[in-house]
């Protein structure tokens, strides 16, 4: 340089003209101003807010789960420690990625195959003792050798032993103590103690912290038409039976001849003892809040490794509600393809321009994402 990989970051733009959903001002006809995202996603954590629940305390349930800070809070983030893998280096030692990383010396449980045994075990083998003439059996002891396993009871060597064992001693590995370092996880030592106990807790549990529930269709006001409800008032309250009666009357069931519907009016038919008329409370449709000025943003500056977090100073930056934010035309940007080139580039196209699209809000997380553009890594290719 040019590819390819990984993290970052930008993520089309301008002018016109018709819309379209808030705001201004004129005022009823115009004007002017605003109008999607870095994720607006998924709805996964977490906090604001609302309602509804809660006297304390305990138990179950879920959830976090190295340390320290930042934070409104966090399972989120920032320095930093342990282990792991892995690059460079002769080493010390420097860089990179990864990491549910508290506790199997509190209890249980569990551990495929193979092995005598998978955690209180002895198949071979080695040793003592008995028995036997012997070969050999049977009591015991031994993790030093063989053998199986993914993993078998600290490693090596010397002493020790009847054979053997940290049984004892030297190194060295791990674990406790001590001591110095660090705010802390930890780290570091020539010290001290033979203390040496397989693994698994994304197995039950234990420990240590934390959690009410629900979710803007929350939740608050104001509200119509119709048709109940209840209150007054005027008008009617007929006939039959059944029950209760304070004998006035109530109550149910029926009947039509009072009144009502249907209709200009008869007949007809239907409901039927009740109708009209004011008033009024709940609701229901509708709209108003909630709902966009905020843990806001930008720039400067202080502290702080940083995550952040303090002062000034500026600005205001979507509010729909079936749901706006578009489309048409021209230009520019970038790519891609073609054609000339003086290799710097130019011209030309019915050519593309990514993921997605607000709905109470705000903090991260994690998924998408066409090209640009920046850093590191890795390869190729020239030069010195």
């Nucleotide at each position: 340089a040019c590819g390819g990989c990984a993290a970052g970051u930008c993520g089309u733009c301008u002018u016109a003209u018709c819309g379209c959903u808030g705001c201004c001002c004129u005022u009823u006809u115009g004007g002017g101003g605003a109008g999607a995202g870095g994720a607006a996603a998924g709805u996964c954590c977490g906090g604001g807010c609302a309602a509804c629940a809660c006297a304390g305390a305990g138990c179950a349930u879920c959830c976090u789960a190295c340390u320290u800070c930042c934070u409104a809070a966090c399972g989120g983030g920032a320095a930093g420690g342990g282990u792991c893998c892995u690059g460079c280096g002769c080493a010390a030692g420097c860089g990179g990625g990864a990491u549910a990383c508290a506790g199997c010396c509190a209890g249980u449980g569990c551990c495929a195959c193979a092995g005598a045994a998978a955690a209180u075990u002895a198949c071979c083998g080695c040793c003592u003792c008995a028995a036997g003439c012997a070969a050999u059996u049977g009591a015991g002891g031994u993790a030093a050798g063989g053998g199986u396993g993914a993993a078998a009871a600290g490693g090596u060597g010397c002493g020790g032993u009847a054979a053997g064992a940290g049984c004892g001693c030297a190194c060295c590995a791990g674990c406790g103590g001590c001591u110095g370092g660090g705010u802390g996880a930890c780290c570091a030592g020539u010290c001290c103690g033979g203390c040496u106990g397989g693994g698994u807790a994304a197995a039950c549990c234990u420990u240590a912290g934390g959690a009410g529930u629900u979710g803007a269709a929350a939740g608050a006001c104001c509200a119509a038409a119709u048709a109940g409800g209840c209150u007054g008032a005027c008008a009617g309250c007929g006939c039959c039976u059944c029950g209760c009666u304070u004998c006035g009357g109530c109550g149910g069931g029926g009947c039509u001849a009072a009144g009502g519907g249907c209709u200009g009016c008869u007949c007809g038919u239907c409901c039927g003892a009740u109708g009209u008329c004011a008033g009024u409370g709940g609701g229901u449709a509708g709209g108003u809040c909630g709902a966009u000025g905020g843990a806001g943003c930008c720039u400067g500056u202080g502290c702080g490794c940083g995550a952040g977090u303090g002062c000034a100073g500026g600005c205001c930056u979507a509010g729909a509600u079936a749901a706006a934010u578009g489309a048409u035309a021209a230009g520019a940007c970038g790519c891609a393809c073609g054609c000339c080139u003086u290799c710097g580039g130019g011209c030309g196209u019915a050519g593309c321009g990514a993921c997605a699209g607000a709905a109470c809000c705000c903090g991260g997380c994690u998924u998408a994402u066409a090209g640009g553009c920046u850093u590191g890594u890795c390869g190729u290719u020239g030069a010195u």

Overview:
Model confidence (mean pLDDT): 75 of 100. Predicted 3D model of a 384-nucleotide RNA (Bacterial RNase P class A) from Pontibacter anaerobius. The gene name in the source record is rnpB. It matches the Rfam family "Bacterial RNase P class A". By type it is a ribozyme. NCBI's taxonomy places the organism under Bacteria, Pseudomonadati, Bacteroidota, Cytophagia, Pontibacter.